[in-house]
Parts: sequence; C1' cells; structure tokens
RNA sequence: AAAAACACUGUUGGAGAGCGACGGCGUUCCUCGUGAACCCGUCCACCGAAGGGGCAAACCGCGGAUAGGAGUCCGCGGCGAAUCUCUCAGGUCCCAGGACAACAGGGUUCCC
Repeated sequence: AAAAACACUGUUGGAGAGCGACGGCGUUCCUCGUGAACCCGUCCACCGAAGGGGCAAACCGCGGAUAGGAGUCCGCGGCGAAUCUCUCAGGUCCCAGGACAACAGGGUUCCC
C1' cells in the first nucleotide's frame, strides 16, 4: 500500500399488523354538519425488521458419583447467537421509519 474487518455517509431494494372505539375550550379544510383530515389523551385488538430484554450447545470454574488417575455422568455458577423468543419501546392507509442486502465514498484498525 492492497485485500479483509469495523463504524459513518450517499444511492437502490426492503416485510408485517385496526383508514378501530371514545373523548378534545386543539389546528386546518369544506358542502358549515351528529362533517373530513391531522394532532393529543384513554381503551381494546394486532405486528416484529429501529432500539432493548431472554437463552442452546460448546468452553471455563466448583462440588459430587463411578474407581486411585485419565475418562464419563449429574448438579450449581460464569460466559454465550440469531431472521429464535419477549413485546418494554416502536409500529398497524400513504408519507416517514425499517433489520438486512448490493454498489459507491472517504475513514479507522490489523499486517508488512
């Protein structure tokens, strides 16, 4: 220095689930009403792919059993993953968001 890895930025793709009910000294619009949309609050139902929580084997330690050792088995603890699971958060027309993937950009680190 290149490659790889990591995080960041940009572009593209990117699923799921109620256009729920009630309320409002709220905002906007209109056909001015028992109206519509948005926002806020409460309640019920639901989704899992922002984020977050949980854990299997393996590995490590301690104790016990077998049989003195290796080994094996059991128990306890530690460590330990996800697209699994929980549904706290978030979300349930569009928009936005979105794990993840591809491409690109510069950067960091390792190595020589």
This is a predicted structure of a 112-nucleotide RNA (Glycine riboswitch aptamer) from Planctomicrobium piriforme. Taxonomically the source falls in Planctomicrobium (Bacteria, Pseudomonadati, Planctomycetia, Planctomycetales). The prediction has a mean pLDDT of 80. Its Rfam family is "Glycine riboswitch aptamer". Rfam describes the family as follows. This family represents the bacterial glycine riboswitch. Glycine riboswitches usually consist of two metabolite-binding aptamers domains with similar structures in tandem. The aptamers cooperatively bind glycine to regulate the expression of downstream genes.